[in-house]
RNA sequence: AAACGAGAAGGGCAAACCUGUCGAAAGGCAGAGAAGCAAACCGCAGGUCUACGACAAGCUAUAUGACGGCUCGUUGCCGCU
Numbered sequence: 001a002a003a004c005g006a007g008a009a010g011g012g013c014a015a016a017c018c019u020g021u022c023g024a025a026a027g028g029c030a031g032a033g034a035a036g037c038a039a040a041c042c043g044c045a046g047g048u049c050u051a052c053g054a055c056a057a058g059c060u061a062u063a064u065g066a067c068g069g070c071u072c073g074u075u076g077c078c079g080c081u
Stems, first nucleotide, its partner, number of pairs: 004079002012037002018031005042073002045071002047067003053062001
């Protein structure tokens, strides 16, 4: 340095639910809360979700919206091996 991920050490993040708030929604933020996670840091690259609005009255369908805890990429702590 790389691989690997525990029988560790120091720790980190925080699902669901509840409350408040923003949003048309998906969902986000804050508080409380813990199921879990060796990257549950970061990045819309693939994929997935929603359909206000626009299109053309309706329906269908459609991101410019959202999801990083779906996959992928990238960076980082430690060292039983």
Annotation:
A computed fold for an 81-nucleotide RNA from Paenalicyclobacillus ferrooxydans, annotated as c-di-GMP-I riboswitch aptamer. Taxonomically the source falls in Paenalicyclobacillus (Bacteria, Bacilli, Caryophanales, Alicyclobacillaceae). The prediction has a mean pLDDT of 76. The sequence is in RNAcentral, with records from Rfam and Ribocentre.